Molecule: FMN riboswitch aptamer (RFN element)
Organism: uncultured Acutalibacter sp.
């Protein structure tokens, strides 16, 4: 350099023309670190700005070749980017065991961590050759 994997989750009921979105309870938890983590410390992904690069793809001009950075695509800066405490136990643990908590991007829609959509996308990174 190559190849392959890389995100889960509303049961069962209230109200209501309508809701997995309201209520009541279910239920989930990417990557590296460490004493084994959704809450600790960093990173990815999602949105958002700022420069660069490029016509491959849409678009616009054009007879053609071509021009054009307005989408979209590719680098790089940079905003943002949620949430735990108590006890035990030990050498050590906000990660383990006991209690009680708390959180969760953007768009559509009767208000969404669980539906549908960008995503059969990407990424941190993991195996292997």
């Nucleotide at each position: 350099u190559c190849u392959u994997c890389g995100g889960g989750g509303c049961a069962a009921g209230g109200u209501g023309a309508a809701a997995u979105u309201c209520c009541u309870g279910a239920c989930c938890g990417g990557c590296a670190g460490u004493a084994a983590a959704g809450u600790c410390u960093g990173c990815g992904a999602a949105c958002g700005g700022g420069g660069g690069c490029a016509c491959a793809c849409u678009u616009a001009c054009a007879a053609c070749a071509g021009u054009a950075a307005a989408g979209c695509g590719c680098c790089u800066c940079u905003g943002c980017c949620g949430a735990a405490c108590c006890g035990g136990u030990g050498u050590g643990a906000u990660u383990c065991c006991g209690g009680u908590a708390c959180c969760g991007a953007c768009g559509g829609u009767a208000a969404a961590g669980u539906c549908c959509g960008g995503a059969u996308g990407a990424a941190a990174g993991a195996a292997g050759a």